[in-house]
Context: one part of a larger RNA
Molecule: small-subunit ribosomal RNA, central domain
Organism: Verrucomicrobiota bacterium
RNA sequence: CUGGGCGUAAAGGGAGCGCAGGCGGACUUAUGUGUCGGACGUGAAAUACCGGGGCUUAACCCCGGUGCUGCGUCCGAAACUAUGAGUCUAGAGACUUGGAGGGGUAAGCGGAAUUCUUGGUGGAGCAGUGAAAUGCGUAGAUAUCAAGAGGAACACCAACGGCGAAGGCAGCUUACUGGACAAGAUCUGACGCUCAGGCUCGAAAGCGUGGGGAGCAAAAGGGAUUAGAUACCCCUGUAGUCCACGCUGUAAACGGUGCGCAUUAGGUCUUGGAGCUUUCGAACGCUCCAGGGCUCAAGCUAACGCGAUAAAUGCGCCGCCUGAGGACUACGGCCGCAAGGCUAAAACUC
Repeated sequence: CUGGGCGUAAAGGGAGCGCAGGCGGACUUAUGUGUCGGACGUGAAAUACCGGGGCUUAACCCCGGUGCUGCGUCCGAAACUAUGAGUCUAGAGACUUGGAGGGGUAAGCGGAAUUCUUGGUGGAGCAGUGAAAUGCGUAGAUAUCAAGAGGAACACCAACGGCGAAGGCAGCUUACUGGACAAGAUCUGACGCUCAGGCUCGAAAGCGUGGGGAGCAAAAGGGAUUAGAUACCCCUGUAGUCCACGCUGUAAACGGUGCGCAUUAGGUCUUGGAGCUUUCGAACGCUCCAGGGCUCAAGCUAACGCGAUAAAUGCGCCGCCUGAGGACUACGGCCGCAAGGCUAAAACUC
């Protein structure tokens, strides 16, 4: 390289948008790009293969035949592919109506709780643990009542539930705003799928500037434990956690499963919607669509397991793997304020 693979053995890019590229629905017609058939020319010799011959054999050499899978030209075919022209509606999109949702951004508001402050009551403990001690308290703590301040998070509802491309999203209200779904079938007429590079988003921690700081809490201090204890436990406690703007760009960013389309038995629960049935109206029931689960036929799998939300059966496109360590490293390049990130070897060892 031809291949074989990527849930757990090495391997799906963290996610989306999307240029180039690759691939692409039905019908008619033309052309004849690819494609196919035939003919002619060329494809030097040597080499190769087959047959035969010459050196005692072989290597080697000689002769004959075949081949040289290719290229060019001409003639022809027109199913497929491509291109041009025309048409279509099943893909895709638009439109109308409707309901569901912690989807996003901003502003405002609310109650419970913790802490602190002030005042009242009260008078000896509180806190903490396996047990203690450090710590707090007669300068009046803990407890309790009232008032106030401030920050952060939103019990119950709550779900095996919902939404989002992923990260993720939860008190309430308002404004602005994205997407999905169902029903209708009015319109456009293949406008599609995927996507190297690129762009955007991207938990936590971290960084810059300025705020904020209740609780929690890396670091740090102290008390214990212990042979030691740079820990686990306890008392304190600073960054940080919060807000605004900017950066960082990582993760067990996991369903460890890329995206899209199609095909292939069922059962059961559930979320949203539509229709039918029924009813005074409902509920129940039945059917269909979209989503979330469990269980399983066939099939697949090394097994575990997967099984219409496929890891089954096919097609299109992208990413990735190729023994372990060295190595999520070095060097170089690019990016970053830094921390570091991305890309990514070799010697050597087994």